[in-house]
RNA sequence: GGGGGUAUAGCUCAAUUGGUGGAGCGCUGCUUUUGCACAGCAGAGGUUAGCGGUUCGAUUCCGCUUAUCUCCA
Repeated sequence: GGGGGUAUAGCUCAAUUGGUGGAGCGCUGCUUUUGCACAGCAGAGGUUAGCGGUUCGAUUCCGCUUAUCUCCA
């Protein structure tokens, strides 16, 4: 320098081929306990890496950029 992959909650990962984004762990509160843990219930937390384009509508499709992984030279 060229080809390909990945980027979504604090962490690990979904989202059935465009129609209001979820789970587990973690966090907060309540119940339970003399207290802690466990357990149960409830809740908060997201500019879907960034900038544009297509579309009535984009995590999803297209272009560029950034970061990272991998292959070739």
Transfer RNA from Lepocinclis playfairiana, 73 nucleotides, folded computationally. RNAcentral records the identical sequence in 2 taxa. It matches the Rfam family "tRNA". About the family: Transfer RNA (tRNA) molecules are approximately 80 nucleotides in length. Its mean pLDDT, the model's own confidence on a scale to 100, is 81. The sequence is in RNAcentral, with records from ENA.